[in-house]
RNA sequence: GGGCGGGUAGCUCAAUUGGCAGAGCACUUGGCUUACAUCCAUGGGGUUACAGGUUCGAGUCCUGUCCCGCCCA
Numbered sequence: 001g002g003g004c005g006g007g008u009a010g011c012u013c014a015a016u017u018g019g020c021a022g023a024g025c026a027c028u029u030g031g032c033u034u035a036c037a038u039c040c041a042u043g044g045g046g047u048u049a050c051a052g053g054u055u056c057g058a059g060u061c062c063u064g065u066c067c068c069g070c071c072c073a
Stems, first nucleotide, its partner, number of pairs: 001072007010025004019056001027043001029041003049065005
């Protein structure tokens, strides 16, 4: 330098043909317990890497940039 895959909550990851952004763990509060853990209930947390475009509507499609991994040279 070229090719491919990936970037979504604190972490690991979903999100169907473009149509309300979610789950588990973690965290808050309450219950349970002598207490802790487990368990049950509840609540908060998102500029979907960044910028632009298409569209009534973009995490999803298009363009550019950045970062990570793999392969080729």
This is a predicted structure of a 73-nucleotide RNA (transfer RNA) from a Candidatus Nealsonbacteria bacterium. Its Rfam family is "tRNA". By type it is a transfer RNA. Rfam's curators write: Transfer RNA (tRNA) molecules are approximately 80 nucleotides in length.